[in-house]
RNA sequence: UACCUAUCCAGAGAGGUGGAGGGACAGGCCCGAUGAAACCCGGCAACCAGCAUAAGCAUGGUGCCAAUACCUGCAGUUAAACUGUAAUGAUGGGGU
Numbered sequence: 001u002a003c004c005u006a007u008c009c010a011g012a013g014a015g016g017u018g019g020a021g022g023g024a025c026a027g028g029c030c031c032g033a034u035g036a037a038a039c040c041c042g043g044c045a046a047c048c049a050g051c052a053u054a055a056g057c058a059u060g061g062u063g064c065c066a067a068u069a070c071c072u073g074c075a076g077u078u079a080a081a082c083u084g085u086a087a088u089g090a091u092g093g094g095g096u
Stems, first nucleotide, its partner, number of pairs: 003094006013041001015040003021031003025073004042065003047061003050057002069088001074084003
């Protein structure tokens, strides 16, 4: 990693280093030298462990910090309206 399960319309810096890419993939459409990715600091949240039992805390393990998972991708109906465990993807936990 296969597989199972829960969630995915909220939330998060005018900082430093860095230098040209990034938003998973495809088609779009966006973000980016008024500095991309990455790293440090900072922050958000509450999945697991922990402490509580006043139902919360945020100590540890992650995760996340443009746009609804940015939109569509499959089906339902004439429809990129809308709906949906359709598929794919991401994160946590289990698991081999």
Model confidence (mean pLDDT): 83 of 100. Predicted 3D model of a 96-nucleotide RNA (SAM riboswitch aptamer (S box leader)) from Eubacterium limosum. It matches the Rfam family "SAM riboswitch aptamer (S box leader)". Gene Ontology term of the family: regulation of gene expression. From the family's description: The SAM riboswitch is found upstream of a number of genes which code for proteins involved in methionine or cysteine biosynthesis in Gram-positive bacteria. Taxonomically the source falls in Eubacterium (Bacteria, Bacillota, Eubacteriales, Eubacteriaceae). The RNAcentral record of the sequence draws on Rfam and Ribocentre. RNAcentral records the identical sequence in 2 taxa.